[in-house]
Context: one part of a larger RNA
Molecule: large-subunit ribosomal RNA, domain II
Organism: soil metagenome
């Protein structure tokens, strides 16, 4: 791990609802007796409980009654049958679908053979150093004291094996071992180790204290009961088909991942056009977008009250200002919390359209309260997030087809089933790979994926200007004289720098546009003519392209590979392309109209023929299959039951049939009834491999 077997909404009661029976103003026994084929059946039993009449706290009254002095007021009634069985569905109360706790408390027991402490009683502890007290002799003293030898042999003394112990290490880590080996280390006459005996225990002992030990268990042992504790928590939860299908929201919660009630969802049951949509008409409103008439903001102007600074004045008061700051006027302007102004949508109301509806109303059963993303308004954040929080539509959720190369959410379209028939959607039609190697331009970057910002890329066009009295560029030749124009300066000559910038001679030629020189010198432009002969300058508007442009394995428009495209824009035509239509056959459901049975007269089945539906998670409703076991009926079976194997056809579950082996004694069909009634999942549970 595989297999084989087990493995979950039970069951009692009560209560509510829906089928369904029986009686019905009633209805029905409960417990006891009797009786019996005896865990049962059957007669009795009316105690008693619903129910028939309510109201009021009561007295009471009564189809009414209470408040009240009082009602055409107000509350609750009355004007609908109940009652008692089964079946189902749900809810209460029990472990209530089914495994799963750490834990809790409460009781009662076992345990000190482990260990921690204590008690009695015994045991051990090679060798060796070291030399405390004391003695004892000799020196010494008056005598004590002291000194020196020797003797002693003391000590939680020293080294160091048993013995205890565990300092570091590295093996070892499915070990040889649920704490060890090795090699090192610590103690080793003591608070020393140690046998045997006994003592102290669960909120309790012990404890040189680490919350440490109390039997490989310790911030409270084990066992066993309470006990199927509790889990708003994970997990798991068994056939089949049809007919509908949600929710991730509000309110409100010791509420936030949980729950109420309510929205949404299904089932009945009544109501019967009033719905969604659309089309008219008619409203209510201040939102987009305007605007600046109001509050407010923000810019320039003009103007001169006022103010500040200056003169004048003894004061008023006058004048003056390139001062600020400002009411007020012009002009342009902004705004969620500004409106003289204002839509489109959207709401509301009424008409009229719309029939298999749709809604409301009341009952029965849920699930859902973690939503995602996408488009549109918006808040928040940084006009960041595959953020985040409203709105309001779509899509996933619960949706499969087909396009986006692959892509829950985007575009197309919403799968009963079959067909080797057509048609189109979106999106495509050089080949991979189904369809066009159509047409008119653009693009030269392989651009077709990315900015600000740069640029005689290209292409379409606008505006001005200059041109055969000859533009534009090119080329040849002139570019002069007063003059070195004053000043400044060591110098200043067109060309450091200030200032004037005239006048001559000319077809032109500046007191000079750069470079240059110490200053000149040289070089060039401006201007002019000569030559060439036909456009040519500037500035702007749209199209594609160009630069800007860096990333970790080799690179991708999905590839190859494509340049009068197979790139981009534009036009027309065909064609391809889906589980969409449609065509043909089929199922089923539901309306309707039909045939035939049946009936308790409610209605059920059934044949045909329209029409119309038939994706689905949680959920709700319906129809069926299969297993055991059994009441009644009817049948196989030693001429071979049941299970098992193989072979072959139909076949939702699942059955039927035929043949053949094995097998060796029981099975099955019909009508019912009753469950220990269906497993692939639960880190399932026992087995076997």
């Nucleotide at each position: 791990g595989u297999c084989u077997g087990c493995g979950a909404g039970u069951u009692a009661u009560u209560g509510u609802c829906c089928g369904u029976g029986g009686c019905a103003a009633g209805u029905c026994u409960a417990a006891g007796c009797c009786c019996u084929u005896a865990u049962g059946g059957g007669g009795u039993g009316g105690a008693g409980g619903c129910g028939u009449a309510g109201c009021g706290a009561a007295a009471g009254c009564g189809a009414g009654u209470c408040c009240g002095a009082a009602g055409u007021g107000g509350g609750c009634g009355c004007u609908a049958a109940g009652c008692c069985g089964c079946u189902g569905g749900c809810a209460g109360u029990a472990g209530a679908c089914c495994c799963g706790a750490a834990g809790c408390g409460g009781a009662g027991g076992u345990g000190a053979u482990c260990u921690a402490c204590u008690c009695a009683u015994g045991g051990u502890c090679a060798g060796g150093c070291u030399g405390a007290a004391g003695g004892u002799u000799g020196c010494u003293u008056a005598a004590c004291c002291g000194c020196a030898a020797u003797u002693g042999g003391a000590g939680g003394g020293c080294c160091g094996a048993a013995c205890c112990g565990g300092u570091g290490a590295a093996u070892g880590u499915u070990g040889a071992a649920a704490a060890a080996u090795u090699c090192u280390c610590g103690g080793a006459u003591g608070a020393a180790c140690u046998g045997u005996g006994a003592g102290u225990a669960g909120g309790a002992g012990c404890g040189a204290a680490a919350g440490a030990c109390u039997a490989a268990u310790c911030a409270a042992a084990c066992c066993c009961c309470g006990u199927g504790a509790u889990a708003g928590c994970u997990g798991g939860u068994u056939c089949u088909c049809u007919c509908c299908g949600a929710a991730a929201u509000a309110g409100c919660u010791u509420g936030a991942g949980g729950g109420c009630u309510a929205g949404c969802c299904u089932c009945g049951u009544a109501c019967g056009c009033u719905g969604a949509c659309u089309u008219g008409u008619g409203g209510a409103g201040g939102u987009a977008a305007a605007g600046c008439a109001c509050u407010g903001g923000a810019u320039g102007g003009a103007c001169u009250a006022u103010g500040g600074c200056c003169c004048c004045u003894a004061a008023c008061g006058g004048g003056g200002u390139a001062c600020u700051g400002a009411a007020u006027c012009c002009a342009a302007u902004c705004a969620a919390a500004c409106u003289c102004u204002g839509a489109a949508u959207g709401c509301c109301a009424c008409a009229g359209g719309g029939a298999g509806a749709a809604g409301u109303a009341c009952g029965g059963g849920a699930g859902u309260c973690a939503g995602a993303c996408g488009g549109u308004g918006g808040g928040g954040g940084a006009u960041a997030a595959g953020c985040u929080u409203c709105a309001u539509c779509g899509u996933c959720g619960a949706a499969a087809g087909g396009a986006a190369a692959a892509c829950a959410a985007u575009c197309c379209a919403g799968a009963u089933c079959g067909u080797c028939a057509g048609c189109u959607a979106a999106g495509g039609u050089g080949c991979c790979a189904a369809a066009a190697u159509a047409c008119c331009g653009c693009u030269c970057a392989g651009u077709g994926g990315a900015a600000a910002g740069g640029a005689u890329g290209u292409g379409a066009g606008g505006u001005u200007u200059c041109g055969a009295u000859a533009a534009c560029a090119g080329u040849g030749a002139g570019g002069a004289u007063g003059u070195u124009g004053g000043c400044u300066u060591a110098g200043a000559g067109g060309c450091a720098g200030c200032c004037a910038u005239c006048a001559u001679u000319u077809a032109a030629a500046c007191a000079g546009u750069g470079c240059g020189u110490a200053a000149u010198a040289g070089c060039u432009g401006a201007c002019u003519c000569a030559u060439c002969g036909a456009g040519a300058a500037a500035c702007u508007u749209c199209g594609c392209g160009c630069c800007g442009a860096a990333a970790a394995u080799g690179a991708u428009u999905g590839g190859c590979g494509a340049u009068c495209a197979a790139g981009c824009g534009g036009u027309a035509u065909a064609c391809c392309g889906a589980a969409g239509c449609u065509a043909c056959g089929a199922a089923u459901a539901c309306a309707c109209a039909u045939c035939g049975a049946u009936u308790u007269c409610g209605a059920u089945c059934u044949u045909u023929g329209u029409g119309c539906a038939u994706g689905g998670u949680a959920g709700g409703a319906g129809a069926g299959c299969g297993u055991u076991c059994u009441u009644g009926g009817u049948g196989c079976u030693g001429a071979g039951a049941a299970g098992c194997g193989g072979u072959a056809g139909g076949g939702a579950a699942a059955c039927c049939a035929u043949c053949c082996g094995u097998g060796g004694a029981g099975c099955g069909c019909c009508c019912g009834g009753a469950a220990g009634u269906g497993a692939g999942a639960a880190u399932g549970c026992a087995g076997a491999c």